[in-house]
RNA sequence: GAAUGAACGUUGGCGGCAUGGAUUAGGCAUGCAAGUCGAGCGAGAAGUGUUUUUUGCUUGCAUUAAACACGGACAGCGGCGCAAGGGAGAGUAACGCGUAGAAAUGUACCCCGAGGUCUGGGAUAGCUGCGGGAAACUGCAAGUAAUACCGGAUAAUGUCUCCGGCCGGACCAAAGUUUUUCCGCUCGGGAGCAGUCUGCGUACUAUUAGCUCGUUGAUGGGGUAAUCGCCUACCAACGCUGAGAUGGUUAGCGGGCGUGAGAGCGUGGCCCGUCUCACUGGGACUGAGGCACUGCCCAGACACCUACGGGUGGCUGCAGUCGAGAAUCUUCCGCAAUGGGCGAAAGCCUGACGGAGCAAUGCCGCGUGGUGGAUGAAGGCCUUCGGGUUGUAAACCGCGAAAGUGAGGAGGAAGGGCCCGUGAAGAGCGGGUCUUGACCGCCUCAGAGGAAGGACGGGCUAAGUUCGUGCCAGCAGCCGCGGUAAGACGAACCGUCCAAACGUUAUUCGGAAUCACUGGGCUUAAAGGGUGCGUAGGCGGCGCGGUAAGUUGGGUGUGAAAUCCCUCGGCUCAACCGAGGAAUUGCGCCCAAAACUGCCGUGCUCGAGGAAGGCAGAGGUAAGCGGAACUGAUGGUGGAGCGGUGAAAUGCGUUGAUAUCAUCAGGAACACCGGUGGCGAAGGCGGCUUGCUGGGCCUCUUCUGACGCUGAGGCACGAAAGCUAGGGUAGCGAACGGGAUUAGAUACCCCGGUAGUCCUAGCUGUAAACGAUGAGCACUGGGUUGGAGGCUCCUCCAUAGGCUUCCAACCGUAGCGAAAGUGUUAAGUGCUCCGCCUGGGGAGUAUGGUCGCAAGGCUGAAACUCAAAGGAAUUGACGGCGGCUCACACAAGCGGUGGAGGAUGUGGCUUAAUUCGAGGCUACGCGAAGAACCUUAUCCUGGUCUUGACAUAGUUAGAGGAAUUUUCGUGAAAGCGAGAAGUGCCCUUCGGGGAGCCUUUUUACAGGUGCUGCAUGGCUGUCGUCAGCUCGUGUUGUGAAAUGUUGCGUUAAGUCCCUUAACGAGCGAAACCCUUAUCCUUAGUUGCCAGCGAGUAAUGUCGGGGACUCUAGGGAGACUGCCGGUGUGAAACCGGAGGAAGGUGGGGAUGACGUCAAGUCCUCAUGGCCUUUAUGACCAGGGCUGCACACGUCCUACAAUGGUGCAUACAAAGGGAAGCGAACUCGCGAGGGCAAGCAAACCCCAUAAAGUGUACCUCAGUUCGGAUUGCAGGCUGCAACUCGCCUGCAUGAAGCCGGAAUCGCUAGUAAUCGUGGGUCAGCAUACCACGGUGAAUAUGUUCCUGAGCCUUGUACACACCGCCCGUCAAGCCACGAAAGUGGGGUGCACGCGAAGUCGCCAGGCCAACCUCGGAAGCAGGCGCCUAGGGUCAACUCCGCGAUUGGGAC
Repeated sequence: GAAUGAACGUUGGCGGCAUGGAUUAGGCAUGCAAGUCGAGCGAGAAGUGUUUUUUGCUUGCAUUAAACACGGACAGCGGCGCAAGGGAGAGUAACGCGUAGAAAUGUACCCCGAGGUCUGGGAUAGCUGCGGGAAACUGCAAGUAAUACCGGAUAAUGUCUCCGGCCGGACCAAAGUUUUUCCGCUCGGGAGCAGUCUGCGUACUAUUAGCUCGUUGAUGGGGUAAUCGCCUACCAACGCUGAGAUGGUUAGCGGGCGUGAGAGCGUGGCCCGUCUCACUGGGACUGAGGCACUGCCCAGACACCUACGGGUGGCUGCAGUCGAGAAUCUUCCGCAAUGGGCGAAAGCCUGACGGAGCAAUGCCGCGUGGUGGAUGAAGGCCUUCGGGUUGUAAACCGCGAAAGUGAGGAGGAAGGGCCCGUGAAGAGCGGGUCUUGACCGCCUCAGAGGAAGGACGGGCUAAGUUCGUGCCAGCAGCCGCGGUAAGACGAACCGUCCAAACGUUAUUCGGAAUCACUGGGCUUAAAGGGUGCGUAGGCGGCGCGGUAAGUUGGGUGUGAAAUCCCUCGGCUCAACCGAGGAAUUGCGCCCAAAACUGCCGUGCUCGAGGAAGGCAGAGGUAAGCGGAACUGAUGGUGGAGCGGUGAAAUGCGUUGAUAUCAUCAGGAACACCGGUGGCGAAGGCGGCUUGCUGGGCCUCUUCUGACGCUGAGGCACGAAAGCUAGGGUAGCGAACGGGAUUAGAUACCCCGGUAGUCCUAGCUGUAAACGAUGAGCACUGGGUUGGAGGCUCCUCCAUAGGCUUCCAACCGUAGCGAAAGUGUUAAGUGCUCCGCCUGGGGAGUAUGGUCGCAAGGCUGAAACUCAAAGGAAUUGACGGCGGCUCACACAAGCGGUGGAGGAUGUGGCUUAAUUCGAGGCUACGCGAAGAACCUUAUCCUGGUCUUGACAUAGUUAGAGGAAUUUUCGUGAAAGCGAGAAGUGCCCUUCGGGGAGCCUUUUUACAGGUGCUGCAUGGCUGUCGUCAGCUCGUGUUGUGAAAUGUUGCGUUAAGUCCCUUAACGAGCGAAACCCUUAUCCUUAGUUGCCAGCGAGUAAUGUCGGGGACUCUAGGGAGACUGCCGGUGUGAAACCGGAGGAAGGUGGGGAUGACGUCAAGUCCUCAUGGCCUUUAUGACCAGGGCUGCACACGUCCUACAAUGGUGCAUACAAAGGGAAGCGAACUCGCGAGGGCAAGCAAACCCCAUAAAGUGUACCUCAGUUCGGAUUGCAGGCUGCAACUCGCCUGCAUGAAGCCGGAAUCGCUAGUAAUCGUGGGUCAGCAUACCACGGUGAAUAUGUUCCUGAGCCUUGUACACACCGCCCGUCAAGCCACGAAAGUGGGGUGCACGCGAAGUCGCCAGGCCAACCUCGGAAGCAGGCGCCUAGGGUCAACUCCGCGAUUGGGAC
């Protein structure tokens, strides 16, 4: 996608044609579904007519009785039918069905032909009478008819007799009715129907391998319509089976139907053919036909009636009912049509059938309106707020179908009866007249009125937005969606697809080449049997002749109809229906052909095999022999250890080990040779010799003449371990013991050591039994090597070389392959045969069978569960993989941290609050370049404001007031309230108006350091200043990707060079920029002062100068440029020269692609959410400083390389106006007072300190160390209580160099010393800068950490902080075992055995015939068979089951 006898959910207008109990072959109330014939028969009610008669009476009517005629109810005898039609699919795996055939048969009704239909007889229903019984029903007596029954006659073309034929013989028939046609009887033939037999086809299962005794065949007998073990007696021992018997399970079969390109696969409802069944089982009767759906007998179950004695019933016919179920209709109308039964016919019967009803159950058709209609109305939804969309859709205007109303009686009707005519006719035909419709169909009226939904909208898959929800609720066919911006949930709007339906579920086919015949595979994805021999089977070399089974062609018969297809036609179309054709791929028969296959015959030699001569070999098996080593024993020497390991210990050893020498013993294995060497079918085989023995190869021809290949079952062999019995045991060595290792160590290591390893005889039968590659044959480029042979060239020989056969390897072409790879030893191209596979797990498990002594082997599932499991390759990442390289990474050093006290940050604790953020490296002296108030954040307590502390706009209107300044009350302040001063600018008609501003009222809005850094921008950290990260084109690969970017060198560098299927390019590196080191030049003030001059106590102080320093502009200089060596004539490296500087001179700025959902919504910006008399704004006070504790970063120390006092030398870089502030002066000091100078190369901060010199201290908790505390002061500031800094005096804590661990640093660096600045009113041990003094060590890369490149492994890709295994705990699911227990099925055995056929008996009964005696018949009895129930043992299947086992989630 298509389909369905469907069901369910939502919805539902009409019509046509179909279809409709699929489950319980479960049970059924009620009605109907098979009768008909009086022209077969007797009897004959009601009724009608005629005649006669009786009575009442008036001709006539009514009535009684009789006769006759008509009529024919109910029941009966008789005939035909009831074996058809209708229903169902239980059984059946079968000659049941399908197809094609066959001979040994029957046949009522129908058709054709022939012949005959004579003569007699006795009964019996009904009816009548008398009984029994509740009923159903039934008994006896008398008597009656027939187309019922019987005797006789006639007989053949019939039957029997005969091996067959002829002849002959024997035997067999009838029925009449009505008015003449029919029907009936006998024989023959036909048609149709039925019975029987055969070939072929027809489900699954081997976890069913043997089955069978009437079984297989023969003969005699019986039986049937007929063949036959169909039955029986006897004889023989057959018959079926791996081409699947027997058993089990399931099932009606076919035409067809669904699907599919087809081949197929699935299916068998409706319709047609056929089989089987009729409550369950058995049986026969009648009949042409039955072992009988609405017949009979018996048994059983069930149900009903009953007077309890006994009876009755069979919807799987049409309706209907109950039950079960997801589920399947009316107790309708009619015989009008078609068909059937009976009848001469009219006609009767017909739940067959024709119709209607119910159900969207299916298929088909139609409608739910059509035309115009923009202001693109309203409403809805969305929005970037502009608009868009719903949408010509609606409103509005004018038109006409189906349902509905009413009426009419064309059509479906053909026939049938009666009459007339024609005709030989009663046949046929024609005319007239009467008559048949259950149901369906044909005209008219009105006027949009009554008629649209369902599913879907993440991808597959056509169609998306908003809101709600927040891993919740829910969705889901698969993937998957939902954890606060959901196109996936729910809703709305919009859209998509179908449409009286739309979805869902179930099932089938397709896609699925995913069971592969068409049309698949098996090295690594699932899959080659461990190997050989060989049975059946399959397949098979080259000729000739024959045959015609297969094969091919032609013809012919059949292949029912319907269906499918084509054409035409009928319903308005279609569905549906009709006609014709084609098809029906099949099977049979006939003819022809003879290539191929088969078969028969006859040959051949190339396949295969044999013979001869050689060759190699760990091929097998048995026996014998050998040396080395090892262990043990004995003896000698010797004297303390040995042994073992990463290091040790257990162990051995003074009873003498180890070591060493000699001798002896024992068992096992065979060094070197030895090799991608050899042999074998595989497993496997290794000292030497001998015996026996298998196979292979080469050479040369001779021999046989297809003898071949493969191989289901079968048989044999089959490593190691293991098992049984008996030996043997040196070494090794599961188990076990001990020692170590370890958190543990049932291991790895060590010391011992039993089975075993070895031999003999058996068993086991498995391995990663691997080339993960079955065997055989043939074909298809090469190169190289090894092994075993043969031939040959140059002149003879030999080697080399060449050629050739077989074996074993390597590299590779084409091809193949998903790739890796393979590639004449194929995984290439073909043929033949065998084995095996069909998602992962469950599971090679369970169960059954079988083998085994056992262990276990072989065969071998399912439930359940998952959406993957897997292969090859790619890119990364990772590795206690490898290689190369780098970095204060380690090492070598120096100094620290971790211990003390303090400072500061963090955690924790506490608190009314201790605001928030940052969290390994990459948070923690971080945001914060400085919290007393402010800062500061509602962090806390309290007090206040509400268009607001801040912005914009509007409005209306009102009111007031310029603005502005200021006072008072209250209050902690904010705020609230009251008052005063002040009157400006522009225009002016002097009334006033306008602008701006303020106050008040008001609308939009402001505001938020509220949330989300996982919605974001920007900025930042880190890897990392590591050398990487990419692109275009080309090329390679199916592709992911690769190449370039790898490799050889080199570099700090993907820096450069060379090579190169790559060639180029970009972002990074480098360079360009700043600074510093040298020199030159230019310019000299506030800087400098050599020379000249002046001046001072002294000082560049002054004149002057530009030389120098310096300042700040411009230049130069360094580039591996030069030399030597090394190196590939390279890049480059090493050394040297020169130079202030040498190989990037030092430092800075500069940070690739990316990573960490890294950090920041509290710098800023910003989406969404939240808040709006508060999460906004203001204020006071408090808190951020709180302290049992823990951590990070620092300061100061522990002292003598020091401390203190005194004296004394030398910087750089900065800052300064609400500022720096000199000098002078006061104070011990912090500091104060006064005040010069300086917007600075000018003045000030501002004394640099370590250093140097000198004095004291002398190793102490000290003259070290300075915490803590007291007192007294100073400064800033509105204010130092919480909570600042400084000074003086006093006090004088811990601490004597710091555990595990850990940090920084490679040169002007570490260390050490001071100075300045920013922040700042004040507050610096922090931060940012500056200079002074100034080391040690490393020329190494083993290790730790991190990084780069190449390579390798990977089951990782959230990428090793990965992935992942098993037990245990809890829950749940299916399965196995289990003492036992419940039920079903099957066949066997034993006994009982209904009805009934058949056989036997038949003494009882008896109308037809007779010779009167009988014959025949019947009842009754017996026997065989047997349904059924009973008993016993067995097999098999399905349940339940305490407990238990593994498995899935």
Molecule: small-subunit ribosomal RNA
Organism: uncultured prokaryote